[in-house]
Model confidence (mean pLDDT): 84 of 100. A computed fold for a 94-nucleotide RNA from Paenibacillus sp. GP183, annotated as c-di-GMP-I riboswitch aptamer. The source organism's lineage runs through Bacteria, Bacillati, Caryophanales, Paenibacillaceae and Paenibacillus. The RNAcentral record of the sequence draws on ENA and Rfam.
RNA sequence: GUACGAUAAGGGCAAAACCAUUGAAAAAUGGUGACGCAAAGCUAUAGGGGCUAAUUUGGGUAAUCAUACACCAAAAUGCCAGCCAGCUGCCGAA
Numbered sequence: 001g002u003a004c005g006a007u008a009a010g011g012g013c014a015a016a017a018c019c020a021u022u023g024a025a026a027a028a029u030g031g032u033g034a035c036g037c038a039a040a041g042c043u044a045u046a047g048g049g050g051c052u053a054a055u056u057u058g059g060g061u062a063a064u065c066a067u068a069c070a071c072c073a074a075a076a077u078g079c080c081a082g083c084c085a086g087c088u089g090c091c092g093a094a
Base pairs, nucleotide, nucleotide: 004092005091012037013036017032018031019030020029021028022027035082041087042086043085047084048083049080050079051078055075056074057073058072059071
């Protein structure tokens, strides 16, 4: 240096749930809280995957015409890195 990861040292992060705020939602932020984590640090148009659908498009619908809502489908421009991935990085037993 590379790989690897301990009942090591010093520390770090914080799932679910609940409360508050923001948001159409997904979700985010803060508080409480610890399920876990050796990258649970960073990166979300320019890797894969996942979530949501305000909005748009298509479908659909009234006793005649026209046109909408509800409803159904598709689509990020909205999100998720604690799904994989990429980049960076602390410590040092075997």